Description: Predicted 3D model of a 353-nucleotide part of an RNA (small-subunit ribosomal RNA, central domain) from Streptomyces tritici. The organism belongs to Streptomyces, within Bacteria. Its Rfam family is "Bacterial small subunit ribosomal RNA". Rfam links the family to the GO terms ribosome and structural constituent of ribosome. The prediction has a mean pLDDT of 86.
Context: one part of a larger RNA
RNA sequence: UUGGGCGUAAAGAGCUCGUAGGCGGCUUGUCGCGUCGGAUGUGAAAGCCCGGGGCUUAACCCCGGGUCUGCAUUCGAUACGGGCAGGCUAGAGUGUGGUAGGGGAGAUCGGAAUUCCUGGUGUAGCGGUGAAAUGCGCAGAUAUCAGGAGGAACACCGGUGGCGAAGACGGAUCUCUGGGCCAUUACUGACCCUGAGGACCGAAAGCGUGGGCAGCGAACAGGAUUAGAUUACCCUGGUAGUCCACGCCGUAAACGUUGGGAACUAGGGGUUGGCGACAUUCCACAUCUGUCGGUGCCGCAGCUAACGCAUUAAGUUCCCCGCCUGGGGAGUACGGCCGCAAGGCUAAAACUC
Numbered sequence: 001u002u003g004g005g006c007g008u009a010a011a012g013a014g015c016u017c018g019u020a021g022g023c024g025g026c027u028u029g030u031c032g033c034g035u036c037g038g039a040u041g042u043g044a045a046a047g048c049c050c051g052g053g054g055c056u057u058a059a060c061c062c063c064g065g066g067u068c069u070g071c072a073u074u075c076g077a078u079a080c081g082g083g084c085a086g087g088c089u090a091g092a093g094u095g096u097g098g099u100a101g102g103g104g105a106g107a108u109c110g111g112a113a114u115u116c117c118u119g120g121u122g123u124a125g126c127g128g129u130g131a132a133a134u135g136c137g138c139a140g141a142u143a144u145c146a147g148g149a150g151g152a153a154c155a156c157c158g159g160u161g162g163c164g165a166a167g168a169c170g171g172a173u174c175u176c177u178g179g180g181c182c183a184u185u186a187c188u189g190a191c192c193c194u195g196a197g198g199a200c201c202g203a204a205a206g207c208g209u210g211g212g213c214a215g216c217g218a219a220c221a222g223g224a225u226u227a228g229a230u231u232a233c234c235c236u237g238g239u240a241g242u243c244c245a246c247g248c249c250g251u252a253a254a255c256g257u258u259g260g261g262a263a264c265u266a267g268g269g270g271u272u273g274g275c276g277a278c279a280u281u282c283c284a285c286a287u288c289u290g291u292c293g294g295u296g297c298c299g300c301a302g303c304u305a306a307c308g309c310a311u312u313a314a315g316u317u318c319c320c321c322g323c324c325u326g327g328g329g330a331g332u333a334c335g336g337c338c339g340c341a342a343g344g345c346u347a348a349a350a351c352u353c
């Protein structure tokens, strides 16, 4: 490379947008580029294959045919792919009417709790642990009442419940703003899908500048534990950080360890968001039934090495991208690009089993 693969054995890029490219619905006409057929020319000889012949045979040699899968020219075919021209509405999008939501951003507000400060009451302990000690306390602590300050996080509701592409998102109100779903079938008329490069977003930690600092708390200090413990678990403290603004970083078990899109293939009973129908005088609620979208469970066929998956597929197929190819060396070295740095991305070999 071919082939075979990628839930757990090696392997789906963290996610989205999108360039080139690849791929692409129904239908009419046209061209005849791909495609298919015929003819002609060429495709040296040797070789190879088939048949025959010559050396006593074979090797070897000679003759004939074929092969030489190709290329060019020309004549023709037009189903399929393609180009051009036209039409369509089932894909896709727009409009209109509804609808649910911790989707995003900013501002303002709220109560509970912790800590600190001030004052009152009050007296000898408090705190902490397996047990203790360090620590705090007669300069009046802990406890309790009142007032004040400040920061961070939002109990209950809360749910295999919702929203978002992923990361992620949860007190309340207001303003700005993205997407989805349902109904309708008015409009556009294939505008689609994927996506090498590229661009945006991207937990935590970390970095830069400035602010903030209640609680928690790497480092650090002390007390315990222990044979030893400065290097741990436990305790008392405690700096960075955690918080805010702006700018970097660009990685995670970024996981459903399962790329995106489309179609098809038994059911059952939950839940969430719409819509519809029937009946009850009407409306609402409830019930029943149907339908579309989401989210979980069970389960047949089928698949799977098994576990398991099973209309939210890991089933049956198609289109496009990414990735894998024994273990270690190594996601390392070197080089390049990016970064303030930390480091990230790309990515070997010797050697060894």
Base pairs, nucleotide, nucleotide: 003325004324005323006322007307008306012321014201016199017198021194022193025088026087027086028085029084030083031082033081034080035077036076037075038074039073040072041071042070047067048066049065050064051063052062053061054060091191092188093187094186095184096183097182098181099180103177104176105175106174107173108172109171110154115149116148117147118146119145120144121143125136126135162169206248207247208246209245210244211243215242216241220237221236222235223234259320260319261318262317263316264315267298268297270295271294272293273292274291275290276289302309303308326353327352328351335346336345337344338343